[in-house]
Context: one part of a larger RNA
RNA sequence: GGACGAACGCUGGCGGCGUGCCUAACACAUGCAAGUCGAACGGGGUUUUAAGAAGGAAAGCUUCGGCAGGAAUUCUUAAAAUCCAGUGGCGGACGGGUGAGUAACGCGUGAGGAACCUGCCUCAAAGAGGGGGAUAACAACGAGAAAUCGUUGCUAAUACCGCAUAAGACCACGCUCCCGCAUGGGAGAGGGGUCAAAGCUCCGGCGCUUUGAGAUGGACUCGCGUCCCAUUAGGUAGUUGGUGAGGUAACGGCCCACCAAGCCGACGAUGGGUAGCCGAGCUGAGAGGCUGAUCGGCCACACUGGGACUGAGAUACGGCCCAGACUCCUACGGGAGGCAGCAGUGGGGAAUAUUGGGCAAUGGGCGCAAGCCUGACCCAGCAACGCCGCGUGAAGGAAGAAGGCUUUCGGGUUGUAAACUUCUUUUAAGAGGGAAGAGCAGAAGACUGUACCUCUAGAAUAAGCCACGGCUAACUACGUGCCAGCAGCCGCGGUAAUACGUAGGUGGCAAGCGUUGUCC
Numbered sequence: 001g002g003a004c005g006a007a008c009g010c011u012g013g014c015g016g017c018g019u020g021c022c023u024a025a026c027a028c029a030u031g032c033a034a035g036u037c038g039a040a041c042g043g044g045g046u047u048u049u050a051a052g053a054a055g056g057a058a059a060g061c062u063u064c065g066g067c068a069g070g071a072a073u074u075c076u077u078a079a080a081a082u083c084c085a086g087u088g089g090c091g092g093a094c095g096g097g098u099g100a101g102u103a104a105c106g107c108g109u110g111a112g113g114a115a116c117c118u119g120c121c122u123c124a125a126a127g128a129g130g131g132g133g134a135u136a137a138c139a140a141c142g143a144g145a146a147a148u149c150g151u152u153g154c155u156a157a158u159a160c161c162g163c164a165u166a167a168g169a170c171c172a173c174g175c176u177c178c179c180g181c182a183u184g185g186g187a188g189a190g191g192g193g194u195c196a197a198a199g200c201u202c203c204g205g206c207g208c209u210u211u212g213a214g215a216u217g218g219a220c221u222c223g224c225g226u227c228c229c230a231u232u233a234g235g236u237a238g239u240u241g242g243u244g245a246g247g248u249a250a251c252g253g254c255c256c257a258c259c260a261a262g263c264c265g266a267c268g269a270u271g272g273g274u275a276g277c278c279g280a281g282c283u284g285a286g287a288g289g290c291u292g293a294u295c296g297g298c299c300a301c302a303c304u305g306g307g308a309c310u311g312a313g314a315u316a317c318g319g320c321c322c323a324g325a326c327u328c329c330u331a332c333g334g335g336a337g338g339c340a341g342c343a344g345u346g347g348g349g350a351a352u353a354u355u356g357g358g359c360a361a362u363g364g365g366c367g368c369a370a371g372c373c374u375g376a377c378c379c380a381g382c383a384a385c386g387c388c389g390c391g392u393g394a395a396g397g398a399a400g401a402a403g404g405c406u407u408u409c410g411g412g413u414u415g416u417a418a419a420c421u422u423c424u425u426u427u428a429a430g431a432g433g434g435a436a437g438a439g440c441a442g443a444a445g446a447c448u449g450u451a452c453c454u455c456u457a458g459a460a461u462a463a464g465c466c467a468c469g470g471c472u473a474a475c476u477a478c479g480u481g482c483c484a485g486c487a488g489c490c491g492c493g494g495u496a497a498u499a500c501g502u503a504g505g506u507g508g509c510a511a512g513c514g515u516u517g518u519c520c
Stems, first nucleotide, its partner, number of pairs: 001520004006516005013390006019383002021348001026346003030343003035090003040087002043084012060067002097301003106226007116218002121214007129163001131161002138153006169194003173190001175188005199206002227273003234264003239261006246254001276298004280291004303324005326337004354380001356379003362376001363374004393423004403414004429456005437447001464509005469490003475504005485492002
């Protein structure tokens, strides 16, 4: 000198774009953050309409006996709309947060498979025949304070299960051909065995099953790279390798039985400390050094520890089970919870924001769609926290006014500075108009009456901070008297202090200026 997710002191006009718990991965009140589909299915409630049944009011007629009339209401059936849980499907493995752990194939980079998986999507081939038994919802009864649960009975499906059909799919068998990189791989025909399916519809479609190929996403292996300590020198028993079996999508001590005695290490094993890694960012002429906030990629974690289930896919943040700590409810028998999602609270701290608006855009989930959901996201609010831009007026104006400071008392300086004259109106204020962002027709804008444009009056609404001994740009007076104090280094202060304090003046930067901290 540059830089910062900064903080502190003094000061503070506006706008644009960014950024904002670096500390306690401390504990959390409250609300919201993942639902959706009635074009898979059966129910229940409400409303409307239509038909039928019951019911019988009012006006009317009356010979007072009644006749006629058919409303309200109730029930049944059908249709439509809507709401509600439930079965079922898809999605809750994405998106969002954090950086605790991790020195590791975790990450980066390059390679590998003759050792792998992949829902939704695209392309291609083929198919969808015929049956069955349940179960939630519901009803009845019961247990419980609650959370919730039990028994019995009824019912549907794109829920579940056989049967049929079936291949170039899968399993094993032998045959032929081709190839290679060791185990081996590929193709062809053969007979044997095994396995499919689901319907809905507004008639336009949407789905279902099997196989192959692709795309996307993922798992695995290897080379190289990846901080400090040798005042850590030996470490290792599933340890190292083999055979067999198991397990996995798949290779493998991944697991197990048996056998052998290996394997790693001064080219730093093992141990300890520290740390998420990278693209990148800061600095520097570069080499390098430092950092890993925001944005993007990967990883890990979700109160702490462990475990599996479901599923195409799971560290399953807002799933399940167990244990623990903590908090809450309780009828004391037993239950409920997990903000490192968005806001917000307490606490810690030098320190870090609103319990805001909207799904209008972009994107995501579900749905044929309409649409619903979306604290992702888009916006607004707060903060000079940062960068950038603008303004606080411009021109003229010497009696060099007054005042201040100083003086050798002549003056000097503040200083064209002010006053005064002329002008302008950025910004702020008021009034009027008023977008783009919205697509293939139409509708739809949170922001927002915002940006922007026009007009109005008036210099009107807007300057501070630090320094002035040398380094280093800028000097005098007074006060103080080794005191009070200053200080980055050298050093100032003990009676003339340009170094302390105040004032005037001057220099620098400017909505900031200085200080502190950290890096180069």